[in-house]
């Protein structure tokens, strides 16, 4: 100086007014034989958002429904071992990628069970395929030399040089995200697991590990290309629905059941009235259930600190500390003051994770470079 990883805090001090919750006095008033209880007034002390209260993505906890046991269809997780109530989480450890490194990323189960898919551009896209290139040994074809032959047109052998016609070739360009092992030596006309090392990769032992998996021996010229967050297939797992869960107190009003009483008046609508027409029985009980209130409601898989035990998540003991509980919903405002001028952001049943935002201080391991 450049970087990695892990943690801690989240403007500070002071004054004044307020909210909200609790404890403690003291006054008033209602209940009640008291003993208490309850409301309210007032006056003191305590407590009062967060690392994420967010996102509502996972996992339980707790409440209510449903559930004999299994099956099927549907989710969901997916190297391996541990932790944990419990998880997709977090440790450790294996493979792979990325970095010089300290680290960082990893849905990383199966494609010799079966089906699909592959756009453009290439010759070929999965029982491979010849565009260019490169060979052209072997056939064809052309020149040409010898030698033999002969009806003097030619044939025929050998042997030279040429064409790129059959055809050969997957080494090399070129098309793609992917061309059917990779490098090298040999070999060949040129080339080719055609043959040989050595790496890859199947298979079989064998070794060391709980295992994932690693070394390493042996055999097989390689057969088996890619995609499973495409359908499957294989192992494990998963009831639903949320605190507005849910559980208790309980007015009017209408409904509802019981008893008691009434038994044709009474009451109400219609209408200016009378008749006349339609409608209704009262009273006290008891359940249900609205409004409203009261509980769920924060003390816990709690935090800090020591110790032990395990590499570590974590587990156990041992002390010690009480840390918002609002429900039209509080946690705020004013002022002075100091600096490095202050981001993201507001609890609502809880916990444990994972994302997502975030001004900037600080600490502590560690790694490169000079």
């Nucleotide at each position: 100086g450049a970087g990695u990883c892990g943690g801690u805090c989240a403007g500070g001090c002071g004054a004044u007014c307020g909210c909200u919750u609790u404890c403690g006095g003291u006054c008033u008033u209602u209940c009640g034989c008291a003993a208490g209880a309850g409301a309210g007034a007032u006056c003191g002390g305590g407590g009062g958002a967060g690392g994420a209260a967010a996102g509502u993505c996972c996992g339980g906890g707790c409440u209510c429904c449903a559930u004999a046991g299994g099956g099927c269809a549907g989710g969901g997780u997916g190297c391996c071992a541990g932790g944990u109530a419990a998880c997709a989480c977090c440790u450790g450890g294996g493979g792979g990628g990325c970095g010089c490194g300290a680290g960082c990323c990893u849905a990383c189960g199966g494609a010799a069970a079966g089906u699909g898919c592959a756009g453009c551009a290439g010759a070929g896209a999965g029982u491979a395929g010849a565009c260019c290139g490169c060979c052209g040994a072997u056939g064809g074809c052309c020149c040409u030399u010898u030698c033999a032959u002969u009806u003097c047109g030619g044939u025929g052998a050998a042997g030279g040089g040429g064409c790129a016609c059959a055809g050969g070739u997957a080494a090399g360009g070129g098309u793609g995200a992917a061309a059917g092992g990779g490098u090298g030596c040999g070999g060949u006309a040129a080339g080719a697991g055609c043959g040989c090392a050595c790496c890859g990769c199947g298979c079989g032992g064998c070794u060391g590990g709980u295992a994932a998996c690693a070394g390493g021996c042996g055999u097989g010229g390689c057969a088996c290309g890619g995609u499973a967050a495409a359908c499957c297939c294989c192992a494990c797992u998963c009831g639903g629905a949320g605190c507005a869960a849910g559980a208790c107190c309980a007015a009017a009003u209408a409904g509802g059941a019981a008893u008691c009483c009434g038994u044709c008046a009474g009451c109400u609508g219609u209408g200016g009235u009378c008749c006349g027409c339609a409608g209704u029985g009262g009273a006290u009980u008891c359940g249900g259930g609205u409004a409203g209130g009261u509980c769920g409601c924060u003390a816990c898989a709690g935090g800090c600190a020591g110790g032990u035990g395990g590499u570590g998540a974590c587990a156990c003991c041992u002390g010690u500390c009480g840390c918002a509980g609002a429900u039209g919903a509080a946690u705020g405002a004013u002022c002075g003051u100091c600096c490095a001028c202050g981001a993201c952001a507001g609890a609502a049943c809880c916990c444990g994770g994972c994302u997502u935002a975030u001004c900037g201080a600080c600490c502590g391991a560690c790694u490169c470079a000079a």
Model confidence (mean pLDDT): 76 of 100. A computed fold for a 370-nucleotide RNA from uncultured Halioglobus sp., annotated as Bacterial RNase P class A. It matches the Rfam family "Bacterial RNase P class A". Rfam links the family to the GO terms dimeric ribonuclease P complex, ribonuclease P activity and tRNA processing.